[in-house]
The part of an RNA shown here (large-subunit ribosomal RNA, domain I) has 540 nucleotides and comes from a bacterium.
Context: one part of a larger RNA
RNA sequence: GCCAAUGGCGAAUGCCUUGGUAGUUUGAGCCGAAGAAGGACGCGUGUAUAAGCGCGAAAACAACGGUAAGUCCUUUAAUAGACGUUAUCAACUGUUGGUUUCCGAAUGGGGUAACCCUCCCGGUAGUAAUACCGGGAACCGGUAUCGUAAGAUACCGGAGGGAACCUGGAGAACUGAAACAUCUCAGUACCCAGAGGAAAAGAAAUCAUACGAGAUUUCGAAAGUAGCGGCGAGCGAAAUCGAAAGAGCCUAAACCCUGCCGCAAGGCGGGGAGUUGCGGGUCCACUGUUGGAGAAAUUUUCGAUAGGAGAACUUUCUGGAAAGUAAGACCAUAGAGGGUGACAGUCCUGUAUCCGAAAUUGAAAAUUUCCCUGGUGGAGUUCCCAAGUACCACGAGGCACGGCAAACCUUGUGGGAAACCGGGUCGGUCACGAUCCAAGGCUAAAUACUCAAACUAACCGAUAGUGAACUAGUACCGCGAGGGAAAGGUGAAAAGUCCCCCGACGAGGGGAGUGAAAUAGAAACUGAAACCAUUGGCUA
Numbered sequence: 001g002c003c004a005a006u007g008g009c010g011a012a013u014g015c016c017u018u019g020g021u022a023g024u025u026u027g028a029g030c031c032g033a034a035g036a037a038g039g040a041c042g043c044g045u046g047u048a049u050a051a052g053c054g055c056g057a058a059a060a061c062a063a064c065g066g067u068a069a070g071u072c073c074u075u076u077a078a079u080a081g082a083c084g085u086u087a088u089c090a091a092c093u094g095u096u097g098g099u100u101u102c103c104g105a106a107u108g109g110g111g112u113a114a115c116c117c118u119c120c121c122g123g124u125a126g127u128a129a130u131a132c133c134g135g136g137a138a139c140c141g142g143u144a145u146c147g148u149a150a151g152a153u154a155c156c157g158g159a160g161g162g163a164a165c166c167u168g169g170a171g172a173a174c175u176g177a178a179a180c181a182u183c184u185c186a187g188u189a190c191c192c193a194g195a196g197g198a199a200a201a202g203a204a205a206u207c208a209u210a211c212g213a214g215a216u217u218u219c220g221a222a223a224g225u226a227g228c229g230g231c232g233a234g235c236g237a238a239a240u241c242g243a244a245a246g247a248g249c250c251u252a253a254a255c256c257c258u259g260c261c262g263c264a265a266g267g268c269g270g271g272g273a274g275u276u277g278c279g280g281g282u283c284c285a286c287u288g289u290u291g292g293a294g295a296a297a298u299u300u301u302c303g304a305u306a307g308g309a310g311a312a313c314u315u316u317c318u319g320g321a322a323a324g325u326a327a328g329a330c331c332a333u334a335g336a337g338g339g340u341g342a343c344a345g346u347c348c349u350g351u352a353u354c355c356g357a358a359a360u361u362g363a364a365a366a367u368u369u370c371c372c373u374g375g376u377g378g379a380g381u382u383c384c385c386a387a388g389u390a391c392c393a394c395g396a397g398g399c400a401c402g403g404c405a406a407a408c409c410u411u412g413u414g415g416g417a418a419a420c421c422g423g424g425u426c427g428g429u430c431a432c433g434a435u436c437c438a439a440g441g442c443u444a445a446a447u448a449c450u451c452a453a454a455c456u457a458a459c460c461g462a463u464a465g466u467g468a469a470c471u472a473g474u475a476c477c478g479c480g481a482g483g484g485a486a487a488g489g490u491g492a493a494a495a496g497u498c499c500c501c502c503g504a505c506g507a508g509g510g511g512a513g514u515g516a517a518a519u520a521g522a523a524a525c526u527g528a529a530a531c532c533a534u535u536g537g538c539u540a
Base pairs, nucleotide, nucleotide: 001538002537003536004535005534006533007532008531014525015489016488019460020459021457022456023455024454025453026452027451028450029449030161031160038103039102040101041056042055043054044053045080046079047078050075051074052073061097062096063095064094065093066092070083071082072081108117109116110115118137119136120135121134122133123132124131125130139158140157141156142155143154144153145152146151165196166194167193168192169191176183180230206213207212217244218243219242220241221240227235228234248442249441250440251386255272256271257270258269259268260267261266277420279385280384281383283378284377285376286375287374291372292371294370295369296368297367298366299365300364301363302362303361304360305359307355308354309353313328314327315326317324329346330345331335337349338348339347391415392414393413394412395411396410397409398408401427422437423436424435425434426433476483477482499511500510501509502508
């Protein structure tokens, strides 16, 4: 040096799963000055620290239900002490209530959060100083009253938080274009404001085209089409069709009645009426009930928040162990799943099915009460039908559409109408025609996101799957914003090695004992390779 065996180290691999991932169905969705979210500090009997979980000096308190023979939270065993054992009664569990220190919007003032210091009213103890307890004392807005005013007082509201979803304001760059400037990334990221369980949008001055449709939203198609585009890279509709859902309404004005102020002109209001485009209303006549997305109560039904009943198997053999083998049975509206010393319909828990609520609560239906809400015809003379608006010019932005032949929508500046014999739109413009009625407002559902419960997976199986299967947003790093791990497996059961020996009253080991197994001994399932040895053999 080579070969073999036996070990050490090492941790791959295999097997496993407490944890994740993606979804389906059903249900739920805001919290907060009545002090939130989030925390600090305590409490949960002592020995007993720490972390987790729950709670708040009432720190396991009360009422009403369920359940109950054990219990004094878990990691966490032992011991001392305590409570309870058939119930008016421990503990557990559900509903409702009570309590809820201090910080925090934090709000009496201050402050280096969880601390310090005041004032007013009332109370307790004390001779008193003082201590303690209960209540009040921030700011902004609105309304009312008082006041000449500044302001004061009372009441109501606001303030802050929220993972994602939503609306609005403001708004990049890397990148792509194989460079780069228009363009793209993208109205994305980030920032700000606001709202809600959804938000936004929404009842045609819309589309369409010579036929017609009839609010909005979402999905599928139309369609990667028509188009836009240094016609590059790329961007990218709509009509229409099929589905989900389905719901429509209220003001302003004309006209009528009326209050206050004003000498008057007029101004500020209140009530009725009225709400649309084959125009409508105002005016005149007739008629008298349809509906509601409103509120409350009662009743019924079905749920939610604890629970309850729930069928049917034995023997033999192997084995450490039977659920396996062999033999013969049984149940099944239950042969889903999990556990039990190997693979169990009949052992346990469950499952199919059935039953159940004192209390709180959801949905639906019915009834009652209150509240809100109409329709038809005629006349066609007057009056009304949303103004610095429509529209135009210039400059921008939005529309799939990059000024383009560029309509349409929004508007910064400047001009600036009409009044139903009216006005807008129909992708330059004009005519004819068609269609709709701006310049006020509200509106459920179908949709987005998250959570809970149950279930599912040709999803992962510890370098995977969440960053996190374990004390995980922990340890650790950073002044800070922030960054951010590693780390699972004895055995069926601790039965966790009494006792003896070596050793330092060690570490570690040898016997013995437990166990099916200890080369399963806590550095523990399996235990590959690299690497290190021992023993034997071979060799020039």
Rfam family: Bacterial large subunit ribosomal RNA. Gene Ontology terms of the family: ribosome and structural constituent of ribosome. It was read from a public genome assembly.